[in-house]
Molecule: transfer RNA
Organism: Patescibacteria group bacterium
RNA sequence: AGGCCCGUGGUGAAAUGGCAUCAUCGCGAUCUCCAAAAUCGCUGUUCCAGGUUCGAGUCCUGGCGGGCCUG
Numbered sequence: 001a002g003g004c005c006c007g008u009g010g011u012g013a014a015a016u017g018g019c020a021u022c023a024u025c026g027c028g029a030u031c032u033c034c035a036a037a038a039u040c041g042c043u044g045u046u047c048c049a050g051g052u053u054c055g056a057g058u059c060c061u062g063g064c065g066g067g068c069c070u071g
Stems, first nucleotide, its partner, number of pairs: 001070007010024004018054001026042005047063005
């Protein structure tokens, strides 16, 4: 320098263009003499800027960041 892939709660991942979801972490409650475990509940998320669309995490363009390959 060129090509390909990826970017979603603190972490790991889902999501046919139509209410962003699950697990875990954290917090609270129940239970217990206390704690752990278990059960229930709560908080918290789409890398940035544009475009297309009635509607974008998803499609398109540019940028930023990460990984792999070629030289």